RNA sequence: CCGCACUAACCGGGGAGUUAGCGGUGCCCUGUACCUGCAACCCGCUUUAGCAGGGGUGAAUUCCGUUUAUGCGGUUAUGCGGUGUGCAGUCCGGGUUAUAUAAGUGGCGAUGAGAGACCGGUCCUGCGCAACGCCGAGCCGUGAACCAUGUCAGGCGGGGAACCGAGCAGCAUUAAGCGGUUUGUCGGCGUGUGCCGCGGGUGUGCCGAUUUCGAGUUAACUGUAUAAAUUCCGUGCAUAUCGUUUAAUCAAGUAACGGUGUGCGG
Numbered sequence: 001c002c003g004c005a006c007u008a009a010c011c012g013g014g015g016a017g018u019u020a021g022c023g024g025u026g027c028c029c030u031g032u033a034c035c036u037g038c039a040a041c042c043c044g045c046u047u048u049a050g051c052a053g054g055g056g057u058g059a060a061u062u063c064c065g066u067u068u069a070u071g072c073g074g075u076u077a078u079g080c081g082g083u084g085u086g087c088a089g090u091c092c093g094g095g096u097u098a099u100a101u102a103a104g105u106g107g108c109g110a111u112g113a114g115a116g117a118c119c120g121g122u123c124c125u126g127c128g129c130a131a132c133g134c135c136g137a138g139c140c141g142u143g144a145a146c147c148a149u150g151u152c153a154g155g156c157g158g159g160g161a162a163c164c165g166a167g168c169a170g171c172a173u174u175a176a177g178c179g180g181u182u183u184g185u186c187g188g189c190g191u192g193u194g195c196c197g198c199g200g201g202u203g204u205g206c207c208g209a210u211u212u213c214g215a216g217u218u219a220a221c222u223g224u225a226u227a228a229a230u231u232c233c234g235u236g237c238a239u240a241u242c243g244u245u246u247a248a249u250c251a252a253g254u255a256a257c258g259g260u261g262u263g264c265g266g
Stems, first nucleotide, its partner, number of pairs: 001266006009057003012030004020046005034054005063259003067256004073250005079244010091234001093233002096228006103222003106218003114213004119208004123201006129194002131191007138181005148173004156165003
């Protein structure tokens, strides 16, 4: 150095979390690297750290590494920024509301602002009147078997007779009642209807007329001042999450480098 047969070792690893600690199942990241059973109110073990059983590769590019480089991904902290949630009403913050003012804008104003006097209206109320609604008169029609009237056929009664009498039906006219009607008129009752008339009251506010004086007035918007309420916006504090900078830490994989058995035979 070669061949054969074995053994150690290996057949994934890592992060967070859990744990006295180490692994595993589960979650996540890498990546393709056996099978079965156990296992999160957990399963197994003890610094040699999964347990039990079976299978495969096997001395090397494949196994090992206090080695070097690179480095997916994770965790923590700080700074900056975004988003969400909670708290804070005076946080001399903004926004909102109220009051006052009259600096600006605007409106009104010699076709007279505003004020004074005086008289009215609006407001309350009394009487009358009107309107409206209802009712009744009025007019028309209908309308009484008998207990309305008039006329009373027939029949009945009286009478010698002429005639007389009571009186049903019918007819006519009406009473009570029923229906319709129209608006003119009349009467009665009623009403938050109306100012039409005559009075009384009221007097803050609004409107109108007459007269006197003669230039301001209003507060709609902006501004200023004061006060109040509210987390609407901003701000502050706290918290959760996302992104990013820096630092620390863990770290798969890849590359390089190095290391490493036993037996037999040639």

Model confidence (mean pLDDT): 75 of 100.
A computed fold for a 266-nucleotide RNA from a Clostridiales bacterium, annotated as Bacterial large signal recognition particle RNA.
NCBI's taxonomy places the organism under Bacteria, Bacillati, Bacillota, Clostridia, Eubacteriales.
Its Rfam family is "Bacterial large signal recognition particle RNA". From the family's description: The signal recognition particle (SRP) is a universally conserved ribonucleoprotein involved in the co-translational targeting of proteins to membranes.
RNAcentral holds the sequence, with entries from ENA.
The model forms 92% of the base pairs in the Rfam consensus.
The gene name in the source record is ffs.